[in-house]
């Protein structure tokens, strides 16, 4: 150079076209309580790598680029 696999919250990662995009760890904030901490309950936090294209509708389908990673030569 070819192939093929990822890219979604701070960080690990679910979401095979349909209501306002979700979970664990972490943060913040309230109560407890056996207070370097721990539970519970709430919250915040994302232009779903980028621009394009097909659908009434795209995180999802296709196509280029970009950037990791894996493999051939």
């Nucleotide at each position: 150079g070819g192939c093929c696999c990822g890219u979604u919250a701070g960080c690990u990662c679910a979401g095979u076209u349909g209501a306002g995009a979700g979970a664990g760890c972490g943060u913040c904030g309230u109560a407890c309580u056996a207070u370097u901490a721990g539970u519970a309950c709430g919250a915040a936090g994302g232009u779903c790598g980028u621009g394009g294209g097909u659908u009434c509708a795209a995180u999802u389908c296709c196509c280029a680029c970009a950037c990791g990673g894996g493999u051939c030569u």
Molecule: transfer RNA
Organism: Trichoplusia ni